[in-house]
RNA sequence: GCAAACCCGUCGAAAGGCGGGGACGCAAAGCCAGGGAUCUUCCGGGGAGACCGCUUCCCAAAGACCGCCCGGCUGCCA
Numbered sequence: 001g002c003a004a005a006c007c008c009g010u011c012g013a014a015a016g017g018c019g020g021g022g023a024c025g026c027a028a029a030g031c032c033a034g035g036g037a038u039c040u041u042c043c044g045g046g047g048a049g050a051c052c053g054c055u056u057c058c059c060a061a062a063g064a065c066c067g068c069c070c071g072g073c074u075g076c077c078a
Base pairs, nucleotide, nucleotide: 001026002025006021007020008019009018010017011016024067030073031072032071034070035069036068038064039063040062041061044059045058046057047056048055049054
């Protein structure tokens, strides 16, 4: 210097983000979603159950997360 959980407000279908409070921790807990892991599913397609627009499974696609790991860029004091 940053700021976890939690609380309040707010955006989002959600994961989650942002702001305020708050400190678990962090020598890059600064920035980047390139690789992996993990998380979400409004919309799209399909199977089954069900009967009124629901539940569940699969696929696709989109999104999240850098305080999970790898990688890239930058960096204070000594």

c-di-GMP-I riboswitch aptamer from a soil metagenome, 78 nucleotides, folded computationally.
The prediction has a mean pLDDT of 86.
It matches the Rfam family "c-di-GMP-I riboswitch aptamer". Rfam describes the family as follows. GEMM was predicted in a large-scale screen for bacterial structured RNA regulatory elements.